[in-house]
RNA sequence: AGGGAUGUUGGGAUGGCCGCAGGCAGAGAAAAUUUCUGCUUGAGGAAAGUCCGGACUCCACAGGGCAGGAUGGUGGGUAAUGCCCACCGGGAGAGAUCCUAGGGAAAGUGCCACAGAAAACAUACCGCCAGGCGUAGAUCUGGUAAGGGUGAAAAGGUGAGGUAAGAGCUCACCGCUGAGGUGGUGACACCUCAGGCAGGGCAAACCCCAUCCGGAGCAAGGCCAAAUAGGAGAGCAGAGGUGGCCCGCUUCGCUAUCGACUCUCGGGUAGGCUGCAAAAAUCUGGUGGCAACGCCAGGUGAGAGAUAAAUGGCCAUCGCCUGAUUAUUUCGAGGUAAUCAGGUACAGAAUCCGGCUUACAAGACAUCCUUCCUC
Repeated sequence: AGGGAUGUUGGGAUGGCCGCAGGCAGAGAAAAUUUCUGCUUGAGGAAAGUCCGGACUCCACAGGGCAGGAUGGUGGGUAAUGCCCACCGGGAGAGAUCCUAGGGAAAGUGCCACAGAAAACAUACCGCCAGGCGUAGAUCUGGUAAGGGUGAAAAGGUGAGGUAAGAGCUCACCGCUGAGGUGGUGACACCUCAGGCAGGGCAAACCCCAUCCGGAGCAAGGCCAAAUAGGAGAGCAGAGGUGGCCCGCUUCGCUAUCGACUCUCGGGUAGGCUGCAAAAAUCUGGUGGCAACGCCAGGUGAGAGAUAAAUGGCCAUCGCCUGAUUAUUUCGAGGUAAUCAGGUACAGAAUCCGGCUUACAAGACAUCCUUCCUC
C1' cells in the first nucleotide's frame, strides 16, 4: 500500500417566512363550546415486520388426563423468551473468523426419484478364477466381490501378507463398538484394554422421549352519558276514542278500558373522560464474574400523545459526497485551493417494555487476519 474479518459509531447544522397537533396563560363571544394572541413542547435507529417473550386488564380455573402448539448439545444470565453469554461436538476457510433445530434410526410405521445387478433379512451387469463339453463359445455350472460401471448414498479405509481368484481371511495403522481409568459442574476430551466390525440414509416424514404453554387483548378494562324509539313507575290535572249503566231519543252524569300530556327511574347507542406517558431506564464509581449479567453507592431523568390520525412546506447560508474546469505543488500517481453542476438514505409513534428479523445515502473509529513492496 492492497484485500479481508469482527465490533462500535453516525443518521447533517443554523437562521427566516408560512402552516399543523398537544399543554399553559390572557382576551373576546358565549350555559356546553369556540375564536384570537403569546409562551412552550412535538418521531426512530430501526417508530417497520407484528415473529418471539413479558408488564398491564378482563374472563376462566380443586387436582389430573387427552388433544394441540412450541422448544431440543452443556452450563450460565434474565421479569421472561424461540433472546443473550461462555463452552463442547460437527462443518467451511490459508487465516482473522463464520455456519450449525446439534435428543432418539436398537419401540413401531413409512420414504429413498432417475440410473443401477442390487437402495437393505442384501445382491452380481462387466470383470477375475476353477471345472464341464461330439459344439471351444456372444456357452454351461460353481467360486469371488479386489477392479470397472450406476448413483446424492453401495455393507469400514489404507498398506502388507494370503489365495485358484478373492475376501477382516490374517496382521499393522486409522476409524468403529464395548469395558475400565483420569480430567472437567457438564456437554465432552484423553489414556489403557478387549472385540474383526455390530451392519446405509432421512425424524424441518409420521412417531417416541424430555421440558414449557389457560383464553382474549388498550377495539383490554373503568367512568360519565344526548336526541329518537322502546321499557318500568307515578300524576288523577285528564282532551279524545270505544264499551257498559240509564234509556222512547238526546245531553249531562257515573263507570270500565285505551290513552294524548307531564314528571321520575333504568339499560344500551352516538359522543366524551380515563386507561395514557414515571423506566424490569440510563450514566459514573466500586465490587463479583472469562462473559452475558448481578450487587452496592451516587447522579441524570417530569420528556410526543394524535384518533382519520399533528410532527410539514418554501427560501438562504454552511457541512459532507461525486463529477467537471481552472490555479498551484509533485518526476508521476496524487494532494491542496477556487468556481460550477448534481446528490444528501431507509423510513414515520398509536398501551408500554425486552428481544429477533428486515430496510438504509455518504461517512468515522477500534481490534485482528492476510498478500505485496521498502528499510

Predicted 3D model of a 375-nucleotide RNA (Bacterial RNase P class A) from a Planctomycetota bacterium. The prediction has a mean pLDDT of 76. Taxonomically the source falls in Planctomycetota (Bacteria, Pseudomonadati).